[in-house]
């Protein structure tokens, strides 16, 4: 240098062109309990930029940026 593979709530994760982006965990609120914890309701929280494609893109193409693997060269 070249190939691949990867990026989604505050953390792991799901997603195969049309969802109100779903779920655990944590965090708030209320509930439950003498008290805590645990349980129970319900709430905020996310597609890594920028273009193309297409009626419609998190999903497909392409360039960057991060992050990972395997290789080639050089010494």
């Nucleotide at each position: 240098g070249g190939c691949u593979c990867c990026g989604u709530c505050g953390u792991c994760u799901a997603g195969c062109g049309g969802u109100u982006a779903g779920g655990a965990c944590a965090u708030c609120a209320c509930u439950c309990u003498u008290u805590c914890a645990a349980g129970g309701u319900g709430a905020a929280g996310a597609u890594a930029g920028g273009g193309g494609u297409u009626c419609g893109a998190u999903u497909c193409c392409c360039c960057u940026c991060g992050g990972a693997g395997c290789u080639a060269c050089c010494a």
Annotation: The RNA shown here (transfer RNA) has 75 nucleotides and comes from a Candidatus Stahliibacteriota bacterium. Its mean pLDDT, the model's own confidence on a scale to 100, is 84. Taxonomically the source falls in Candidatus Stahliibacteriota (Bacteria, Bacteria candidate phyla). It matches the Rfam family "tRNA". Rfam describes the family as follows. Transfer RNA (tRNA) molecules are approximately 80 nucleotides in length.